[in-house]
Molecule: transfer RNA
Organism: uncultured bacterium
RNA sequence: UCCCCGAUAGCUCAAUGGCAGAGCAGGAAACUGUUAACUUCAAGGUUCUAGGUUCGAGUCCUAGUCGGGGAG
Numbered sequence: 001u002c003c004c005c006g007a008u009a010g011c012u013c014a015a016u017g018g019c020a021g022a023g024c025a026g027g028a029a030a031c032u033g034u035u036a037a038c039u040u041c042a043a044g045g046u047u048c049u050a051g052g053u054u055c056g057a058g059u060c061c062u063a064g065u066c067g068g069g070g071a072g
Stems, first nucleotide, its partner, number of pairs: 001071007010024004018055001027041003048064005
């Protein structure tokens, strides 16, 4: 310098172009003599950044940043 992959909740990851979800963690309740476990509920998001396409973008296109891999 070039090519490929990735970036979404605190963490690990989903999400045919059509209301962004799950598990775990954390919070509350219930249960128990108490704790743990189990159960239930609620909360938690500038989807890396900036543009573009579209009625509509996490998703498609362009450029960039960061991380990983490869070629020279």